Source information:
The part of an RNA shown here (large-subunit ribosomal RNA, domain II) has 681 nucleotides and comes from uncultured Robiginitomaculum sp.

Context: one part of a larger RNA
RNA sequence: GUCAGCGACUUAGUCUUACUAGCAAGCUUAAACCGAUAGGUGUAGGCGCAGCGAAAGCGAGUCUUAAUAGGGCGACUAAGUUAGUAGGAUUAGACCCGAAACCGAGUGAUCUAGCUAUGAGCAGGUUGAAGGUGCAGUAACAUGCACUGGAGGACCGAACCCACCUAUGUUGAAAAAUGGGGGGAUGACUUGUUGCUAGGGGUGAAAGGCCAAUCAAACUCGGAGAUAGCUGGUUCUCCGCGAAAUCUAUUUAGGUAGAGCGUCAAAUGAAUACCAACGGGGGUAGAGCACUGAAUGGGCUAGGGGGUCUCACCGACUUACCAAACCUAAUCAAACUCCGAAUACCGUUGAGUACUAUUUGGCAGACACACUGCGGGUGCUAAGGUCCGUAGUGGAAAGGGAAACAGCCCUGACCGCCGUCUAAGGUCCCUAAGUGAUAGUUAAGUGGUAAAGCAUGUGAGAAUGCACAGACAACCAGGAGGUUGGCUUAGAAGCAGCCACCCUUUAAAGAUAGCGUAACAGCUCACUGGUCAAGCGUUCUUGCGGCGAAAAUGUACCGGGGCUUAAACUAUCCACCGAAGACGCGGGUGCACAUUUAUGUGCGCGGUAGCGGAGCGUUCCGUAAGCCUGUGAAGGCGUCCUGUGAGGGGCGUUGGAGGUAUCGGAAGUGAGAAUGCUGAC
Repeated sequence: GUCAGCGACUUAGUCUUACUAGCAAGCUUAAACCGAUAGGUGUAGGCGCAGCGAAAGCGAGUCUUAAUAGGGCGACUAAGUUAGUAGGAUUAGACCCGAAACCGAGUGAUCUAGCUAUGAGCAGGUUGAAGGUGCAGUAACAUGCACUGGAGGACCGAACCCACCUAUGUUGAAAAAUGGGGGGAUGACUUGUUGCUAGGGGUGAAAGGCCAAUCAAACUCGGAGAUAGCUGGUUCUCCGCGAAAUCUAUUUAGGUAGAGCGUCAAAUGAAUACCAACGGGGGUAGAGCACUGAAUGGGCUAGGGGGUCUCACCGACUUACCAAACCUAAUCAAACUCCGAAUACCGUUGAGUACUAUUUGGCAGACACACUGCGGGUGCUAAGGUCCGUAGUGGAAAGGGAAACAGCCCUGACCGCCGUCUAAGGUCCCUAAGUGAUAGUUAAGUGGUAAAGCAUGUGAGAAUGCACAGACAACCAGGAGGUUGGCUUAGAAGCAGCCACCCUUUAAAGAUAGCGUAACAGCUCACUGGUCAAGCGUUCUUGCGGCGAAAAUGUACCGGGGCUUAAACUAUCCACCGAAGACGCGGGUGCACAUUUAUGUGCGCGGUAGCGGAGCGUUCCGUAAGCCUGUGAAGGCGUCCUGUGAGGGGCGUUGGAGGUAUCGGAAGUGAGAAUGCUGAC
C1' cells in the first nucleotide's frame, strides 16, 4: 500500500411539542399481592375541572387600602388525561477516537549521583624536597661542599580511567560505536563486593545533571470513559422546499444566546409583491454665495507703516507700502445654503398576474464571507488593501462565450431524441458558420499594451489673407544718395557700445535682419522690377496613424497559422453558426383545479448547511408442528430479465444442509476515508 473483518447519535428517568389510540369533566394507577410470559386485584398518589394573596384566608373573584375609589392578577368564551411512536431539551461518559496534565496507593539506587563498610589495582623510566652523615666554617649559631636520603593532588609513559579533535557510520556491526590522534595515570586516583538515601522526594565539585535506553518532577495500577468552546472521522436510496456568513450582547471576537434569513404543521383568508394614478415629508446630486467661513484682481476709503515740516505736546502736508468696511468682476466648502432634483421611502385608490403575506407552535443551520458595477470613508482618487451602503454573481450553479480563467457576459441542467429556432459571442484555416454587400479610414502588422510631450504623416470641416492689374517657389537684375548720422573710441564707416532713427533720388532700397573686416572692403536679407505661370499661405476643430517605448530559459503584449481596397477600424444592411435557453416528440414526478376516479388542464421539478416526506436491504422474534429443500438449502462464480434508486427475480455451475414467503415486532442494522483497529499478502 491493497484486500477481508471490526469501527461512531445509544440506553434510562424527567420536561415539552406533533401524530395515533382509549376514556372524558374527568383521566390514571405506583409499590405490593393473586395468577404465572396472558390476565386480574390494588385508588395511596399524580394531572385536570378556579383563582387571588407572603400568609391567615376569601372565592368568580381576590390582593392592595380607611375605601364599595383606583389599580394588579384572574373569571366570562373553558378539555383534559393515560399510553404508544417521532422530533427536541435536560440529567447521566451521552456520536466516536485523541491530550499535555491533576490526585491517590504502591514499585524501583542490579543504570546512574552521593555516602558507609570491607577488599583490590597502578609495567618501566625521570626528577631528587625535608631530614641525616662527614668535612669545611663560626666565640657559638648561621652558612658552604660532598655523600646519603627518597618527598611530591612532581615529570615521561603502558595497564586502567576519561572523552578534546577528526574520519567513517547515520534503514549503523552498535538506540552513542569503530579507526587515527588526544588528556589523567600515587591520586579530590581507579575498581570489586555489601549496604544507605525515593518522587515536590533523593542525590548533585551545579549541567536542571542523574534517579534502570524515561526526568523543569520516575515508573506501575487506580480516580477514569478526567476535561478538550479544538482537529479528524461519522456507513443504504429516491422525492419536495431551501439558507446564512448580518444586528444586539458576551473575560466576547474561530464559541454561544436573542433577533433577521430556512423548513414543517396549524390558523387567518388577499391583509402581500410587481405596475399605474393621486397625496406626502425631505435637504442628497447639482447649483449658488443670501448666511458661516475660505480665496483673487480692480475701485473707493477709515486705520496702520514710511517720509517732510513744526517739533515739549497738539498738529500740517505727503505716499514704490499694508489695509477693515463698502462697490465691482470672477471663485471654493463633508461638518456653508437664498435654492434644489432623479431615485428611494410612506400612504390611498385601481386593473391584471403570482397560493403572496401575517400569526402561533415544532425543528434547524448560520453569526470566517468573496469578487464585479455604482455611491462613499480610509489609503497614495495605491493594492487581488481595508471599512460601510446598494445591486448582481459565486458561496450552494452545471451548460455556451471570454485561448486557459469560483465572483465578468449569455443562460438557470426532471429524464430520453443522430429534430427545429435563437442568446452572448462569432462566420480565411486550426474550428461550426460569409474569403457576404455598400460607403469610407488606416500603412503603423496600427489592429494585437501606456502618459506628459514632440512632429510639413494622412482623411474631413471651418475661418482668414494673397493671387491672371500675375500670387507662392525658383531664376535674372536692382538693393542708392545726404552719410564714415551724432557720441564714444587707437579705430567704430549699416552691423563693440550709447542716443536719435530723419531727409532725398526712386520701380524699390532699414541711419540696417544676418555672415564678415583691426577698421574699411566683401557676401546675403528686408524691399522692388523682370521671366514663368495657377493657385499659394496662416490659424482653428476633428477621424485614423508616428515617435516618446529598456529585462532577465525561448518567439512570448492577436490562442496559433496567418491577415494590408483586410481576415484591421468606422457606419449601415442581409444571411448563417452558436447553449443543458426556447420549441417539437415521448416519458417520470410535485402542487393546484376540474371531473368521467384515473384521467385532463395549468404551474413547477439546479442546489451546500438544513427542514420535511416516502422507501430498500441486514440480524433476531411471532406468523411457523406452516412452506421450500439430497429430484440439492445457505454461501460462491457466471449470465439474462426487471425497478427512478437502495434493490429484486430467473437460469447455469459450484457447494453439500439448511433456508424461510406474507403481515407485524425488536435492533449490537448498511463504511472508503478517522496518520482508524486486527489479520493476510
Record summary: RNAcentral holds the full RNA, with entries from MGnify.